[in-house]
RNA sequence: AAAAGGCAAACCUGUCGCAAGAUGGGGACGCAAAGCCACGGGGCCUCCUACGGAGGUCAGCCAGGCUGCCGAA
Numbered sequence: 001a002a003a004a005g006g007c008a009a010a011c012c013u014g015u016c017g018c019a020a021g022a023u024g025g026g027g028a029c030g031c032a033a034a035g036c037c038a039c040g041g042g043g044c045c046u047c048c049u050a051c052g053g054a055g056g057u058c059a060g061c062c063a064g065g066c067u068g069c070c071g072a073a
Stems, first nucleotide, its partner, number of pairs: 006031002011026006029060001035066003040062002042058007
């Protein structure tokens, strides 16, 4: 390379949350780390004494760290 297997955006829906969003089911736009990690930058939400600060959220925004499946000639 090929093949097997994996994950699952939008949207619909049950539950949780003030919200961002999370999670179960349906569903596939995509993904070789779309596995894990909020310590860097960034987006988003809430609150406050509001040029700022605090607390959250996003790993499928970027960078980085750790781990890792198959693999012919």

Description:
Predicted 3D model of a 73-nucleotide RNA (c-di-GMP-I riboswitch aptamer) from a soil metagenome. The coordinates come from a structure-prediction model, not an experiment, and the mean pLDDT is 86.